[in-house]
Predicted 3D model of a 347-nucleotide part of an RNA (small-subunit ribosomal RNA, central domain) from Tepidimicrobium sp. Ui044. The coordinates come from a structure-prediction model, not an experiment, and the mean pLDDT is 89. Taxonomically the source falls in Tepidimicrobium (Bacteria, Bacillati, Bacillota, Tissierellales).
Context: one part of a larger RNA
RNA sequence: CUGGGCGUAAAGGGUACGUAGGCGGCUGAGUAAGUCAGGUGUGAAAGUCUAGGGCUCAACCCUAGUGAGCACUUGAAACUGCUUGGCUUGAGUCGAGGAGAGGAAGGUGGAAUUCCUGGUGUAGCGGUGAAAUGCGUAGAUAUCAGGAGGAAUACCAGUGGCGAAGGCGACCUUCUGGCCUUGGACUGACGCUGAGGUACGAAAGCGUGGGGAGCAAACAGGAUUAGAUACCCUGGUAGUCCACGCCGUAAACGAUGAGUGCUAGGUGUCGGGGGAGAUAUCCUUCGGUGCCGAAGUUAACACAUUAAGCACUCCGCCUGGGGAGUACGGUCGCAAGACUGAAACUC
Numbered sequence: 001c002u003g004g005g006c007g008u009a010a011a012g013g014g015u016a017c018g019u020a021g022g023c024g025g026c027u028g029a030g031u032a033a034g035u036c037a038g039g040u041g042u043g044a045a046a047g048u049c050u051a052g053g054g055c056u057c058a059a060c061c062c063u064a065g066u067g068a069g070c071a072c073u074u075g076a077a078a079c080u081g082c083u084u085g086g087c088u089u090g091a092g093u094c095g096a097g098g099a100g101a102g103g104a105a106g107g108u109g110g111a112a113u114u115c116c117u118g119g120u121g122u123a124g125c126g127g128u129g130a131a132a133u134g135c136g137u138a139g140a141u142a143u144c145a146g147g148a149g150g151a152a153u154a155c156c157a158g159u160g161g162c163g164a165a166g167g168c169g170a171c172c173u174u175c176u177g178g179c180c181u182u183g184g185a186c187u188g189a190c191g192c193u194g195a196g197g198u199a200c201g202a203a204a205g206c207g208u209g210g211g212g213a214g215c216a217a218a219c220a221g222g223a224u225u226a227g228a229u230a231c232c233c234u235g236g237u238a239g240u241c242c243a244c245g246c247c248g249u250a251a252a253c254g255a256u257g258a259g260u261g262c263u264a265g266g267u268g269u270c271g272g273g274g275g276a277g278a279u280a281u282c283c284u285u286c287g288g289u290g291c292c293g294a295a296g297u298u299a300a301c302a303c304a305u306u307a308a309g310c311a312c313u314c315c316g317c318c319u320g321g322g323g324a325g326u327a328c329g330g331u332c333g334c335a336a337g338a339c340u341g342a343a344a345c346u347c
Base pairs, nucleotide, nucleotide: 003319004318005317006316007301008300012315014200015199016198017197021193022192023191025087026086027085028084029083030082031081033080034079035076036075037074038073039072040071041070042069049065050064051063052062053061054060090190091187092186093185094183095182096181097180098179102176103175104174105173106172107171108170109153114148115147116146117145118144119143120142124135125134161168162167205246206245207244208243209242210241214240215239219235220234221233222232257314258313259312260311261310262309265292266291267290268289269288270287271286272285273284274283275282276281296303297302320347321346322345329340330339331338332337
């Protein structure tokens, strides 16, 4: 030294699929690589360690003993590995049902804003804390009718649903992924994780071409103020929308990686199954999603069968603050930049 950790103190990768690798259910037989036991050889001397002894003690010195490891050999067969046979509970398939803003494409609708045309109508409208800029007698605001166009889908709507995450909300059609329940028919460990890798990945931003109603960085003006490069107001361009291609980041959060098993309950809610009951409803069971709470955990807050409890497997990450997510190099990118990622110095 063989470490301790990662909800909030430093620390879970944005998410998934999956390569290598690591790990892996019940049962029989074989094998003997790992493992265990015995033997032999080697393990120089000095030194270390143990026992004893000699210098008056000690240091120092002397004698004896001991070691892993490696090689060969004999054996054991529980566990791991390997080979072979069987099993069904893990995993998957199939049949029958079910819920859903899951995804993609096409189409359709109504409300509202704005604009245009026409009618009615006249002096204001708008905006604010108060105003002004602004709009309006070239007829605005208001109101009625018609038209255009873009974007978003009120109510339903719910700690409701779906999705791996990002995320998804009008209606209809087509294509399509996943999930749940039930039967226990089929396969028979086919599984878990996952360095690299690949795919997906809000918003903003970028490229090309469209589109542009509303909103609105930048910008302009009006106010406020000592100033006001702001907050407030009037305007307003990128952008927001569509297609295709990039970017690859977020407080991408549950600030909580994935998987499996185990460990009191209570009470809502969503989707199914079984049973009782005349209905209302009740009992029970499986899968989600919330709240409260025992044991236990925790520095505390809190978590608590949706664990931050008790365990195992695999991956990622942390190791005082600043310097710094910077510099340099590399990879990627059209760019913006992303990923990887120090040191001097300093406290």